The RNA shown here (transfer RNA) has 73 nucleotides and comes from a Candidatus Aenigmatarchaeota archaeon. Its mean pLDDT, the model's own confidence on a scale to 100, is 83. Rfam family: tRNA. Rfam links the family to the GO term triplet codon-amino acid adaptor activity. It is annotated as a transfer RNA. The sequence is in RNAcentral, with records from ENA.

C1' cells in the first nucleotide's frame, strides 16, 4: 500500500430490509436467610464504531472515513 473477516447494553450474543433491537452473565431493588450465598419476582442500562447514500421504511443494502484480526506485497 493491496485483499478478507468483523465492528449491537459493563461483557458475550441473536438479528441477514418491516410490529417496542433477543438472550445469558454482571448490576440495582424487594422476597427468601440470623447473616452471605442459592432460589423467585422486578428494574436500570443500546442514539447498533462515525458521515453520507439507496429505499416507503436500514441494526441489515451501497460508498468513504476510523478501529481490530488474519492474509499479500
Nucleotide at each position: 500500500g493491496g485483499g478478507c473477516u468483523c465492528g449491537u447494553a459493563g461483557u458475550c450474543u441473536a438479528g441477514u430490509g418491516g410490529c417496542u433491537a433477543u438472550g445469558a452473565c454482571g448490576u440495582c431493588u424487594g422476597c427468601u436467610u440470623g447473616a452471605c450465598g442459592u432460589g423467585c419476582a422486578g428494574a436500570a442500562g443500546g442514539u447498533c464504531g462515525g458521515c453520507a447514500g439507496u429505499u416507503c421504511g436500514a441494526a441489515u443494502c451501497u460508498g468513504c472515513c476510523c478501529g481490530a484480526g488474519c492474509c499479500c506485497a